[in-house]
Molecule: SAM riboswitch aptamer (S box leader)
Organism: Carboxydocella thermautotrophica DSM 16521
Parts: sequence; C1' cells; structure tokens
RNA sequence: CUCUUAUCGCGAGUGGUGGAGGGACUGGCCCGAUGAAGCCCGGCAACAGCCGCCUGAAGGCGGAAAUGUGCCAAAUCCUGCAGGCAAAAGCCUGAGAGAUGAGAG
Repeated sequence: CUCUUAUCGCGAGUGGUGGAGGGACUGGCCCGAUGAAGCCCGGCAACAGCCGCCUGAAGGCGGAAAUGUGCCAAAUCCUGCAGGCAAAAGCCUGAGAGAUGAGAG
C1' cells in the first nucleotide's frame, strides 16, 4: 500500500510543556492567545489478547483492565454519489470516502 471483516449518535482533564494552528480531503460551518498542533502525565472504552460459562462448530454471554492497539469539541461536526418524502426550509435510506481493530497478501 491492497484485500477481507467488524464497528463508528455512548464515554474520557479547570494538569504540565509548547507556542499557531486544528477539525482527513471538497464546499460549508466551527474550535483556537480565556492558548491550536505536538510531547508528558492523566483519563475513557473494551477491538485483539487473557479468565469463566454455554456450544458439535461457527460463535454467544459474562468478567478483569496487568498486555498490544485505539480514542479523549461538535453524529465520522455537516457535506460530496444515488434514491425516496416535502411548496420550501429540510428530513430519511443506501452507497462512496474516511477512521480504528483483527486477519491475509
């Protein structure tokens, strides 16, 4: 980097450092010197792994949070393509794109 698969409306700091950016991309709309990103500490969650029970198996349910990741403004902030509803504003469904875990190449 590509493929497969599951999930994405819950949750998480009045800390230290750092100094201007950040929210993937597009168009919006936001966040930010009352301090952005990054780093440290802290926290959340429970994908894998671990433990127990059930099952022929696939898998299901429960538990802990010491391990490997992940995450900690706003729905994945909204949106982009297709369809439906609506006078309109707008709403709904699906796909795509993206993110993360696990597996494969």